[in-house]
RNA sequence: GGGGGAUCAUUAGCGCCUGGACCGUAAUUGGUUGACGAGGGUUGGCAGUUAUCGAAAGACUCGGCGGAUGCUGCCACGGUCACCGCGGGUCGUCACGGAGAGAGCAAAAAGCGGAAUGAAAACCGUAACAGAGGCUCUUCGGACGCGGAAC
Numbered sequence: 001g002g003g004g005g006a007u008c009a010u011u012a013g014c015g016c017c018u019g020g021a022c023c024g025u026a027a028u029u030g031g032u033u034g035a036c037g038a039g040g041g042u043u044g045g046c047a048g049u050u051a052u053c054g055a056a057a058g059a060c061u062c063g064g065c066g067g068a069u070g071c072u073g074c075c076a077c078g079g080u081c082a083c084c085g086c087g088g089g090u091c092g093u094c095a096c097g098g099a100g101a102g103a104g105c106a107a108a109a110a111g112c113g114g115a116a117u118g119a120a121a122a123c124c125g126u127a128a129c130a131g132a133g134g135c136u137c138u139u140c141g142g143a144c145g146c147g148g149a150a151c
C1' cells in the first nucleotide's frame, strides 16, 4: 500500500462520474474537481413532484445518474375544537392558522498556515460572518353542527 471479515458510530447538500473544466505524460493513459453549511426522520402507507434556507462563487454549487427526512393529494391512525358518539374543521405527538417584532444559531470560500500532503491540478487546518425553520412576545382570525350524558 492492497484485499477480506466482525463490531460500533456517523452521514441524505448525501453517494457516484461515461460529459465539461483543470493537472501531468511523447503517447496509450493516469490523476484532480464535481453542494458550503443550517434545517428537515410527516404517526404509517400510496401516488405525484426539477424538494426548504441562506453563504460563497461567477467553469460554477455547470452537466448527468442514483438517493433523500421537503411539498401536494388521498387513505388509515392520533391530538384538538369543554365530556361521549357521529359529521365537519384544523393540525402531527411541543399535534390551530396568518401577520409583525425579538432573542439565539453555521460551514465553506477569501486571507493565513502546512517539516509533519502532493511533481502539479489540488488537498488539509483555522478566526469571523447568514437566512429559513423552530422558540418567545404582540396582534388578527378560528375554536363548529347534530344527538347523548352530566349539571
Base pairs, nucleotide, nucleotide: 014066015065016064017063019062020033021032022031023030036054037053038052043076044075045074046073047072048071049070077092078091079090080089081088083148084147085146086145087144096141097140098139099138100137101136102135111126112125113124114123117122
Predicted 3D model of a 151-nucleotide RNA (glmS glucosamine-6-phosphate activated ribozyme aptamer).
It was read from a public genome assembly, where an Rfam model found it.
The coordinates come from a structure-prediction model, not an experiment, and the mean pLDDT is 76.